[in-house]
RNA sequence: GGUAGAGGUGCGGUUAAAAAUAGUACCUGAAUAUCGGAUAACCAAUCCUAUGAUGUUCAGUGAAAGGUGACACCGCCGAAGAACUGUUUCUGGUAAAUUCAGUUCUGGUCACUGAUUUAACAGGUCUGUGGCUGUCAUCAUAUAAUGAUGGAGUGCUAUC
Repeated sequence: GGUAGAGGUGCGGUUAAAAAUAGUACCUGAAUAUCGGAUAACCAAUCCUAUGAUGUUCAGUGAAAGGUGACACCGCCGAAGAACUGUUUCUGGUAAAUUCAGUUCUGGUCACUGAUUUAACAGGUCUGUGGCUGUCAUCAUAUAAUGAUGGAGUGCUAUC
């Protein structure tokens, strides 16, 4: 350097049924209030505007996207995720979202606290505190095995 593997409620993707979003948004009518409203938040710019627009209440009608989702299917074991910087897209700028690249961190998983996202007390992400577990090194004990301490995935095991 190549090949093949192991950790386990292992990782990611596509979904089915379904739950929820929701009797919500949009639209129509009535009443009423204000003078504005839209372009995802703000500024600018542009557009629509008292024959109107917006908010609230009542009545009628009435969704969808994102997110969740299998012993289903697919790709895998830095699988993958996050932060920062630059970059692509979006009327201009900041922000947000998004594509790609680089650097850094995280062995895996569960529970709880806090923060954030979301319609959501679902789920995701991050911080902290604990438990369980795999792997390597060192030491001890009683060969194996067990225990303690410590490390990290560009690691570990086998093989060429």

Lysine riboswitch aptamer from uncultured Ruminococcus sp., 160 nucleotides, folded computationally. The coordinates come from a structure-prediction model, not an experiment, and the mean pLDDT is 79. The sequence is in RNAcentral, with records from MGnify. Rfam family: Lysine riboswitch aptamer. For this family Rfam cites "An mRNA structure in bacteria that controls gene expression by binding lysine" (Sudarsan et al., Genes Dev, 2003). Lineage of the source: Bacteria > Bacillati > Bacillota > Eubacteriales > Ruminococcus.